RNA sequence: ACCGAUAAAGGCAAACCCGUCGUGAGGCGGGGACGCAAAGCCAUGGGUCUUGAGCGCGGCUGCCCGCCGCGCCUUCCAGAUCGCCAGGCCGCCGGAC
Repeated sequence: ACCGAUAAAGGCAAACCCGUCGUGAGGCGGGGACGCAAAGCCAUGGGUCUUGAGCGCGGCUGCCCGCCGCGCCUUCCAGAUCGCCAGGCCGCCGGAC
């Protein structure tokens, strides 16, 4: 440098439950293991998701404004996710192949 085994050593921990923080996506702690060779770190690009704006529909209400509910995501704002993909940085064990 390359590679990752029905091996050895050590490690992480999805869903779900409890507590807590957040409007929310989710975060953190505990329990728990579906999985993981970077499931270690960084939101840089894309994806997905959330809040607000925007737009559409409905209601209050005959109209406007306003408010409420639902929906949309082309765009904008602010976020979440690195266990979605790519990129960057760092790193344990081993050599079955």